Predicted 3D model of a 181-nucleotide RNA (Lysine riboswitch aptamer) from uncultured Lactobacillus sp. The organism belongs to Lactobacillus, within Bacteria.
């Protein structure tokens, strides 16, 4: 001086990611409760089967009318905090809860393996009150990064533009050990 691992440290992408608090809209004049009428044996505890418990002819469930009347999850805005596999998500295993048992479904937490560089828009499905938002699959440009090629500027290093391609176990800077000269 050069090279070099999932070494160490510090960083970049941008409507960037996540959380907390406050507030706003919507959820919704919905669920629920009360009253009146009607009706007449079942009804409730996620679904099915069994069990257990509660409730009902002193009229439940249902339907109609009137009065009263929420909340959760999710979303916008503001502030603060932690960050750049930030975070999200799929499968498997175990686990929490939904009266008990079995199956299913939903739900909580953790581990392992995998997918996604990032946000935006469109289409389909799914969840949802929703045309919001989320998730899954596909597509479209945009953007950051690296590689290859071409052109331009430049003495060169390098910079800009265009095209194609890759993926975050990446990229940039710096540093240690090691190797080579």
């Nucleotide at each position: 001086a050069u090279c070099u691992a999932a070494g160490g440290a510090a960083g970049a992408g941008g409507c960037g990611c996540a959380a907390a608090u406050g507030u706003u809209a919507a959820a919704a004049g919905u669920a629920g409760u009360u009253u009146a009428g009607u009706a007449g044996a079942g009804c409730c505890a996620u679904u099915u089967a069994g069990g257990u418990g509660g409730u009902g002819u002193u009229a439940a469930c249902g339907c109609u009318a009137a009065a009263u009347g929420a909340a959760a999850g999710g979303a916008g805005c503001a502030u603060u905090u932690g960050c750049c596999g930030a975070a999200a998500u799929g499968a498997u295993u175990a686990u929490u809860u939904c009266c008990c048992u079995a199956a299913a479904g939903a739900u909580u937490u953790a581990a392992u393996c995998g997918u996604u560089g990032g946000g935006u828009c469109c289409u389909a499905g799914u969840u949802g009150a929703a045309u919001a938002a989320g998730c899954u699959a596909g597509g479209a440009a945009c953007u950051g990064u690296c590689g290859u090629g071409a052109a331009u500027a430049u003495a060169a290093a390098u910079a800009u533009u265009c095209a194609c391609g890759g993926a975050g176990u990446g990229c940039u800077u710096u540093u240690a050990a090691g190797a080579u000269u």
It was read from a public genome assembly, where an Rfam model found it.